[in-house]
RNA sequence: AGCGAAAAACGGCAAACCCACCGCAAGGCGGGGACGCAAAGCCACGGGGCCCACGAGGCCAGCCGAGCUGCCGAA
Numbered sequence: 001a002g003c004g005a006a007a008a009a010c011g012g013c014a015a016a017c018c019c020a021c022c023g024c025a026a027g028g029c030g031g032g033g034a035c036g037c038a039a040a041g042c043c044a045c046g047g048g049g050c051c052c053a054c055g056a057g058g059c060c061a062g063c064c065g066a067g068c069u070g071c072c073g074a075a
């Protein structure tokens, strides 16, 4: 130096619900709020779920996987 993964720390994110706005909707965005999260960071490529004005349409990354990036770190 690497592997490894427990505890702790610095910090981070933020479900339900409430308010305002956007959207036909799924849902998104901002504020409040914390159920949880070590990738609950990014990404619709595969599977899956959802919506619709059913179209060469859209949404979900906090459902799983692929890809990219990433903090601390004992035996």
Stems, first nucleotide, its partner, number of pairs: 012037002017032003021028002035062001041068002045065003048060004
This is a predicted structure of a 75-nucleotide RNA (c-di-GMP-I riboswitch aptamer) from Cellulomonas shaoxiangyii. The sequence is in RNAcentral, with records from Rfam. Model confidence (mean pLDDT): 83 of 100. Its Rfam family is "c-di-GMP-I riboswitch aptamer". Rfam links the family to the GO term cyclic-di-GMP binding.